[in-house]
Two RNAs folded together computationally: RNase P RNA and transfer RNA, 479 nucleotides in total.
The coordinates come from a structure-prediction model, not an experiment, and the mean pLDDT is 75.
It holds a member of the Rfam family "Bacterial RNase P class A". Its family is annotated with tRNA processing, dimeric ribonuclease P complex and ribonuclease P activity in the Gene Ontology.
């Protein structure tokens, strides 16, 4: 010089013509305006509605199931999340970046293949034990004169398509229950033992902690999934500005379903009468359910449900941009800024590689020329985030290649 | 502005508690019937499950993030 990452900033700028909103003064005017002279006017995301928060309304916003979200450690914040560090998985040479983080005890799942997916035995491997075959010696018994045959036992060799040991090796598989090396054994096998890795406790460093280093004893061994059920913590009551509040203007009603009374106490002396209060019974409030509360009814009836009538205007909530179909643009001209390009002009290629000098080539910086580019996008109650979209440029820290032919 | 549903073939849907070949019915292709044509009957194509990125041994299905359609509101 060139790629690259990863943090902040900005994201054109000056004049002229014509336009837009809200608005302050004058002036005409008056039903809403007009006209001049001034003053304000979008964004890093204003966006997607992906989270949360004020705010309003459901009487207070209570308990409980259920659904939901979060979930290492420390800080910050109203929460969401945000920064910083730990572990653990991946991608990059690397600077970096991305993703996840509580529990695997219970349930459930691991397709095919595999013997066997937390349990077994397909090939294999053994023959200590129990059978059984074979063989060889030896005892005993029978027939027998003897040999010899038969028939039972013992021992010792060999086999083993039974009954068993094994889980080393081979094979399947995303994934097979620790790894090498020795010892034991019928054959192995943490069955024993060193190491080595991994898990659990001590204890000693470091660090607020999460954790990390090392030591040491101990059992040889624990499969994955919770972005499947579940278990723990800890957080959340629903709804959404078209929330909601007030004012104006209009209207016509009609049918259906519907509940349960009982005590006590007064008026009042009676009564199929009333008032009250308690209990019980229907219902709205509450956009999952119960329970509590607050009201409102118990037969002249609360409420629902169905048909049918009206309006559909203003004002606040709404903002020192403030709309109610949504305003900040548009043309030109210089300039700036980037990317390609040039029979142009001038400079540089340093430290190392042993020095030096010329000439072409190539890179690259300034200059001067031309073309062509200057994104993404638009407030609508407000705030914090997260995510996505965005020619570029500048400023800093890092990192990787090159230091010429 | 605010809230709610979906998105598979050329079209209309289906796809269960993730499980290995993603199906149905309409269209479309070829053959066979027929002079021929339709119907009918036999075979046949035809898929980035709306894009991308996780989880996971395995993803239309589960998690996230973005595109497009459609519905209600006083």
């Nucleotide at each position: 010089c060139g790629g690259g990452u990863c943090g902040g900033u900005c994201a054109g700028g000056u004049g002229g013509u014509c336009g837009c909103u809200c608005u302050g003064c004058g002036g005409u005017g008056u039903u809403g305006g007009c006209c001049g002279c001034g003053g304000a006017g979008a964004g890093g995301a204003a966006a997607g509605u992906c989270c949360g928060c004020c705010c309003u309304c459901c009487a207070c916003a209570g308990g409980g199931c259920a659904c939901g979200g979060c979930g290492c450690c420390g800080g910050g914040g109203a929460a969401a999340c945000c920064c910083g560090g730990g572990c653990g998985g991946g991608g990059g040479u690397a600077a970096c970046c991305c993703c996840g983080c509580g529990c695997a005890a219970g349930g459930g799942c691991c397709a095919c293949a595999g013997a066997a997916a937390c349990a077994g035995a397909c090939c294999g491997c053994c023959a200590g034990c129990g059978g059984c075959c074979c063989g060889a010696a030896g005892g005993c018994g029978g027939u027998g004169g003897c040999a010899a045959c038969c028939g039972u036992c013992u021992u010792c060799g060999g086999g083993u398509g039974c009954g068993g040991g094994c889980a080393a090796g081979g094979g399947u598989g995303a994934a097979a229950a620790g790894g090498u090396g020795g010892g034991g054994u019928a054959a192995g096998a943490g069955c024993c033992c060193a190491c080595c890795g991994g898990c659990a406790c001590a204890c000693g460093g470091g660090g607020u902690a999460a954790c990390c280093c090392g030591u040491g004893u101990g059992g040889c061994c624990a499969g994955g999934c919770a972005a499947c059920c579940g278990c723990c913590g800890c957080c959340g009551g629903g709804a959404g500005c078209a929330a909601g509040g007030c004012c104006a203007a209009g209207c016509a009603g009609g049918g259906g379903c519907g509940a349960a009374g009982g005590c006590a106490g007064g008026g009042c002396g009676g009564g199929u009468c009333c008032c009250u209060g308690c209990c019980g019974g229907g219902g709205u409030g509450u956009g999952g359910c119960c329970c509590g509360c607050a009201c409102c009814c118990c037969u002249g009836g609360a409420g629902c449900c169905c048909c049918g009538g009206g309006u559909g205007g203003g004002c606040c909530g709404c903002u020192c941009a403030g709309a109610u179909a949504g305003a900040u643009g548009a043309c030109c001209a210089c300039c700036g800024c980037g990317u390609c390009c040039c029979a142009u002009g001038g400079g540089g290629c340093c430290a190392u590689c042993g020095c030096c000098u010329c000439c072409c080539c190539g890179c690259u910086c300034c200059a001067g020329g031309g073309a062509c580019g200057u994104a993404c996008a638009g407030a609508a109650g407000g705030c914090g985030g997260c995510u996505u979209a965005u020619c570029g440029a500048c400023c800093g820290g890092c990192c990787c290649g090159g230091u010429g032919g | 502005g605010g809230g709610c549903g979906g998105g598979u073939a050329g079209c209309u849907c289906a796809g269960c508690u993730g499980g290995u070949u993603a199906g149905a019915g309409c269209g479309c292709c070829g053959c066979a019937c027929u002079c021929a044509c339709a119907u009918u009957g036999c075979g046949g194509a035809g898929g980035u499950c709306g894009g991308g990125g996780g989880u996971u041994c395995a993803a239309g299905u589960c998690c996230c993030u973005c595109c497009c359609c459609g519905c209600c509101c006083a």